RNA sequence: CUGCUUACAUGGCUAACUUGCUGAAAAGCAAGGGCGCAAAACUAAAGGGGCUAAGGUGAAAGCUAGGCCAGCCAGUUACCGAA
Numbered sequence: 001c002u003g004c005u006u007a008c009a010u011g012g013c014u015a016a017c018u019u020g021c022u023g024a025a026a027a028g029c030a031a032g033g034g035c036g037c038a039a040a041a042c043u044a045a046a047g048g049g050g051c052u053a054a055g056g057u058g059a060a061a062g063c064u065a066g067g068c069c070a071g072c073c074a075g076u077u078a079c080c081g082a083a
Stems, first nucleotide, its partner, number of pairs: 012037002017032006035071001041076003047073002049069003055064003
């Protein structure tokens, strides 16, 4: 110096829920809130998986994503650096 690890330190993010707004919905944004997280940072047709179904289709049940979820797995990147 690099890598692993997870002590230390600086800190960071924000689940459920509440209010408002957007959306057909899933869900998202903002404020409050904090279950938790060593990547709970980034990546969504062009890795897998999941949710919704406006529109389309169907006699109906239903099917369908370039709509949505990364705090489901995954990929990429990153702070500290004791033993």

c-di-GMP-I riboswitch aptamer from a Bacilli bacterium, 83 nucleotides, folded computationally. Taxonomically the source falls in Bacilli (Bacteria, Bacillati, Bacillota). The coordinates come from a structure-prediction model, not an experiment, and the mean pLDDT is 87.